[in-house]
RNA sequence: GUUUGAUCUUGGCUCAGAUUGAACGCUGGCGGCAUGCUUAACACAUGCAAGUCGAACGGCAGCAUGUCCUAGCUUGCUAGGGUGCUGACGAGUGGCGGACGGGUGAGUAAUGCUUAGGAAUCUGCCCUAAAGUGGGGGAUAACCCGAGGAAACUCGGGCUAAUACCGCAUAUGUCUUAAGAGACAAAGUGUGCCUCUGCUUGCAAGCACAUGCUUUAGGAGGAACCUGCGUCCGAUUAGCUUGUUGGUAAGGUAAUGGCCUACCAAGGCGACAAUCCGUAGCUGGUCUGAGAGGACGAUCAGCCACACUGGGACUGAGACACGGCCCAGACUCCUACGGGAGGCAGCAGUGGGGAAUAUUGGACAAUGGGGGCAACCCUGAUCCAGCAAUGCCGCGUGUGUGAAGAAGGCCUGCGGGUUGUAAAGCACUUUCGGCAGGGAGGAAAAGCCAAGGUUUAAUAGACCUUGGUCUUGACGUUACUUACAGAAGAAGCACCGGCUAACUCUGUGCCAGCAGCCGCGGUAAUACAGAGGGUGCAAGCGUUAAUCGGAAUUACUGGGCGUAAAGCGCACGUAGGUGGGUGAAUUAGUCAGCUGUGAAAUUCCCGGGCUUAACCUGGGCAGGCCAGCUGAUACUGUUCACCUAGAGUACAGUAGAGGGAAGUGGAAUUUCCGGUGUAGCGGUGAAAUGCGUAGAUAUCGGAAGGAACACCAGUGGCGAAGGCGGCUUCCUGGACUGAUACUGACACUGAGGUGCGAAAGCGUGGGGAGCAAACAGGAUUAGAUACCCUGGUAGUCCACGCCGUAAACGAUGAAAACUAGCUGUUCGGGGGGGUAGACCCCUGAGUAGCGCAGCUAACGCGUUAAGUUUUCCGCCUGGGGAGUACGGCCGCAAGGUUAAAACUCAAAGGAAUUGACGGGGGCCCGCACAAGCGGUGGAGCAUGUGGUUUAAUUCGAUGCAACGCGAAAAACCUUACCUACCCUUGACAUCCUCGGAAGCUUGCAGAGAUGCGAGUGUGCCUUCGGGAGCCGAGUGACAGGUGCUGCAUGGCUGUCGUCAGCUCGUGUCGUGAGAUGUUGGGUUAAGUCCCGUAACGAGCGCAACCCUUAUCUUUAGUUGCCAGCACUUCGGGUGGGGACUCUAAAGAGACUGCCGGUGUGAAACCGGAGGAAGGUGGGGACGACGUCAAGUCAUCAUGGCCCUUAUGGGUAGGGCUACACACGUGCUACAAUGGGAUGUACAGAGGGUCGCAAAACGGCGACGUCUAGCUAAUCUCUCAAAACAUUUCGUAGUCCGGAUUGGAGUCUGCAACUCGACUCCAUGAAGUCGGAAUCGCUAGUAAUCGCGAAUCAGCAUGUCGCGGUGAAUACGUUCUCGGGCCUUGUACACACCGCCCGUCACACCAUGGGAGUGGGUUGCACCAGAAGUAGGUUGCUUAACUUAGGAGGGCGCUUACCACGGUGUGGUUC
Repeated sequence: GUUUGAUCUUGGCUCAGAUUGAACGCUGGCGGCAUGCUUAACACAUGCAAGUCGAACGGCAGCAUGUCCUAGCUUGCUAGGGUGCUGACGAGUGGCGGACGGGUGAGUAAUGCUUAGGAAUCUGCCCUAAAGUGGGGGAUAACCCGAGGAAACUCGGGCUAAUACCGCAUAUGUCUUAAGAGACAAAGUGUGCCUCUGCUUGCAAGCACAUGCUUUAGGAGGAACCUGCGUCCGAUUAGCUUGUUGGUAAGGUAAUGGCCUACCAAGGCGACAAUCCGUAGCUGGUCUGAGAGGACGAUCAGCCACACUGGGACUGAGACACGGCCCAGACUCCUACGGGAGGCAGCAGUGGGGAAUAUUGGACAAUGGGGGCAACCCUGAUCCAGCAAUGCCGCGUGUGUGAAGAAGGCCUGCGGGUUGUAAAGCACUUUCGGCAGGGAGGAAAAGCCAAGGUUUAAUAGACCUUGGUCUUGACGUUACUUACAGAAGAAGCACCGGCUAACUCUGUGCCAGCAGCCGCGGUAAUACAGAGGGUGCAAGCGUUAAUCGGAAUUACUGGGCGUAAAGCGCACGUAGGUGGGUGAAUUAGUCAGCUGUGAAAUUCCCGGGCUUAACCUGGGCAGGCCAGCUGAUACUGUUCACCUAGAGUACAGUAGAGGGAAGUGGAAUUUCCGGUGUAGCGGUGAAAUGCGUAGAUAUCGGAAGGAACACCAGUGGCGAAGGCGGCUUCCUGGACUGAUACUGACACUGAGGUGCGAAAGCGUGGGGAGCAAACAGGAUUAGAUACCCUGGUAGUCCACGCCGUAAACGAUGAAAACUAGCUGUUCGGGGGGGUAGACCCCUGAGUAGCGCAGCUAACGCGUUAAGUUUUCCGCCUGGGGAGUACGGCCGCAAGGUUAAAACUCAAAGGAAUUGACGGGGGCCCGCACAAGCGGUGGAGCAUGUGGUUUAAUUCGAUGCAACGCGAAAAACCUUACCUACCCUUGACAUCCUCGGAAGCUUGCAGAGAUGCGAGUGUGCCUUCGGGAGCCGAGUGACAGGUGCUGCAUGGCUGUCGUCAGCUCGUGUCGUGAGAUGUUGGGUUAAGUCCCGUAACGAGCGCAACCCUUAUCUUUAGUUGCCAGCACUUCGGGUGGGGACUCUAAAGAGACUGCCGGUGUGAAACCGGAGGAAGGUGGGGACGACGUCAAGUCAUCAUGGCCCUUAUGGGUAGGGCUACACACGUGCUACAAUGGGAUGUACAGAGGGUCGCAAAACGGCGACGUCUAGCUAAUCUCUCAAAACAUUUCGUAGUCCGGAUUGGAGUCUGCAACUCGACUCCAUGAAGUCGGAAUCGCUAGUAAUCGCGAAUCAGCAUGUCGCGGUGAAUACGUUCUCGGGCCUUGUACACACCGCCCGUCACACCAUGGGAGUGGGUUGCACCAGAAGUAGGUUGCUUAACUUAGGAGGGCGCUUACCACGGUGUGGUUC
């Protein structure tokens, strides 16, 4: 960061940090210091990695040298031969070394490692000390000869030496024995000297020294053994063990020991985890972390193990031996096929494996090791170099100045901004790199010479000191330093949606792609790709992998378990853990001090050295559940003694559905028998199945049988829980109260274990009234394996035995202590008052309701805690997979219990909030229903839509809220569509150039647009240049588009809805989302008003203000009016009048104002008065926050995209008017409340000069002719019609109805064919009141009647207005629809048109099971038995010694042990 609309919480996933023996991608200047096969303990070509000693020995193959001889010959050289004399030395005998150093981590969970101890041991070389080193012997390699073999190599004969081998002597001593004694050694060599002896130049003996050798004792260092603590995971590994455990004896070993053997005993180990399985070298340390911890065990250092695999011993001080031996096996190589050879997990290197890890380098100069007296030799140990940005550290890639803010790039609102002082330019510097010079340190010694000292007989020798001399460097073209030139040779990588520092443009269009998590991308992507810009790090930067951290997400430090995951169903109790008070002892735990140890390196602190740093280095600190000693004694433990507050026992009482057994009672159901009685009963929402005339149901009497116990009965009682309910008796467990006595911590908890444990189920045997899974039938239903009904079997009941689980719940383990109260109730005890009762107070044990503090995520809990503490047990660690699989245990079975993983998701949850929703609840409203009136749906026609058709039937509107809608007028036009023919700066706008006035008349072609012509006309202003307007031509910028996107938009509109709502500020409450206000009680048409109130106020809505209408007043009287007066042609016509109507301006009026009642002394409601009007008087305009991505790009405007001789423009004709059909909206009807005829009366509101048109005349009529009046209170459209009066028709397809069709006309208009309206004559269809369903309307309304207007040349059943006549009904709010408020549930929030479950089909992934197959590993039984060791044996053989008999050795044979291999049968794992 991520669960949600939002919130808090739980909880997982993910990120930011540090690190690495890393790898990969892009990039790459220098140096220092480190590091470099983590994989195949896979296989290895080639070279090197362990030799050395001639001062142990015989020697002389090769080299050198001396000497002798010979030859060539020039004094001398060369060549050949002899001579081991010498330096040296191949091979050999012998000594030491090869057991170190170097590599690797396969095995090993303990024969290992770590730490601290121990006793029964060995120890070459080295050190110290003591003693000795005498005298003999026989061989054997080399060598020579011979033989076999391809080779490796072997064999036979002969000669020879030793510090090789074997006796003898001696024994300081040592060992054995046990008091007698016995056994046991040795080797020389080198150098020097000649005093003595021998040969006698000198050497030998001798002497001296040195170095060896032998015996012994001690040391140092090394090695072996034993013990305690510590040292990974799994219990789905619980039992393991027969040399096993111990003893005795003998053997064996350097040494203890079942180490081995015989005998005896039957032990030993294990829940503090034996055995088994898996994994793993261990440690110092490394990484991380605040620490505690966690992970790791490269480099360096200590220990262990291993050396192709397995086994074995030999030699030796030391091995069961990396560069030794033998055997077996696999593999590789050589071969003459007979036989042989080999072992890089040494350093390089090769192949292979792998994401991946270097040179077949130099040197022994330094450090160290082996041998040697030494010189010296050997040393892939080591020191160096090479390769690699693999890591750490350091340096550089320039510095200053420089605004015309250059050019270019990118963006842009076109002004500019940014890249950016960046560059260029100017001035300066030269680290590093380059080239050329100079040049430390790592070197100390050893050797030689001289002097001095010590030892000595010694001027030998050896050692020490001093001086001199002579040399010794792989690295190395070293570090360092100087000079020269020139900004010159040196910057990339990742990222830029949030986390997380950093933003724009273009392309793309759920495509391509990105992605650590959330998630981006479907035409305006800061998330893809590119670019500009920016951010971060920098010779590196990113990615991937891995570890720790964050993660308190295993919680020791430091978590939890009522509802999020989590208390075992309940108890008893074992081990274990924990445990009251006092005193004493002890000192195990604990604490303190000292000592030993805890290797070095590392980390840390203080210093030092490389210019600094990394790095190196000196000193110090630190580090253990370690060991020993000494001390302290509070606490814990242990032991002893005591106490009574915990716990228990005794005594006296009390309450109780506590448990078990036996007996018993009444009511009811059912069945059976009998009586009465007759047609139904039963059942349901309604029915049917069922029962009943063979007599049911009903009713009365009797009988049988089983089960359960009404009322009492109560958040009453009892019990550990499950659970327990008629009554009586018997047996029995526990609890409580009271007062005393006793025991004296006897207690709490409790892993395993044991017992109890609802219902259902199982086994055996009974029982069976009612009820009732399964089952059957009837209903319901789309279906109905259900709900409802009629039946009905297991079962329910009893006895005995299993099962062992439940939402076995208070979803709350047991025990103890402490921490405000109030109220009820059950069972005890006590006290006082009071008249008896009732009642009041105190106290104990239960059981309920509230509630303070506190706790809690909240809800809530709150002395019966979920508060504060203590002890013990159980359990949890994301969701799903899964309480599943496999395995074990239990069960007769059903099943239970224990209990995973692969795979998959980024959530899954808890509590609370706001909405929405509910076939939840409450209250309320509306022509919402109901009550009424009239319609639609049926007919014909009109009109719109769908569909179909068509070249086109242009487009849009689609539930309410599209469908007589956009369209208040489609014959052309309109017109956007189709067909055909034309135009291309265009029909229209602006600019430029040229020409012409414009215009008017006219001919031809053509369907027309248009084209080709003819004629006429010369205007206005003028500074005389020209200009304005118009027309034509040309050029390009541009025009144009009813083309797309209403899901990019503005504006406008519909709808919920004229519904009463929607919000805000401050305050308060809540961790918070939010709540409060706005809820509540009343009231209203209304969130209208009043009261109450942690709220107080306010805004948008409601209402009012506006228009109209109803009454009146004032003003004003023409074109309007006429009461009174006069005239009159009798018409307000005229005079006149303002009274009235009316007109149109201003006012008045109505406010619950007044009265009564109700109501809370309120708001308000009800009734009344007055009034033209009464509670909003009627009607209109007016539409809150918002919802529907509602409608409209075709009114208009507009972003983006698209077309540009066409998707633009023009013309003609056609189409929008089609027609099997379906729907909506209307008109006219079906008739008598009517149709026809005649007569008579009364409106309002509008329109009119391209107009309305009177009167008159003509026509049956539509209409025509003619022309008075009127720019309108004047004239006209204009006779209103229903109504009323009279008459006719007489219930019929009619004197109803008028469709359709024929004929004849009128009018408008260029033009009525497609396709207008009207008139007359004729024709006279359907239709007799309309199924399911559905619409409108509450009063001047519905219904009915006509009139007008807009559009308009013409066209009205549509639309918008106007008046005339003029009803019925509303009990009421159960139901339908819609809405408002409160409340409740919710797993919904795209909000029920939501969410979501299961089966099935196909493909794929992971896993279980099955039939099988193949590996690994292992147990048991057995076969087999190489090499070797030990024993036996005398078949063969044999130098040393011998008392000559033997002893001893070798070969052979054999026994035991045993590797490989094999057979059978199990386990386990892949």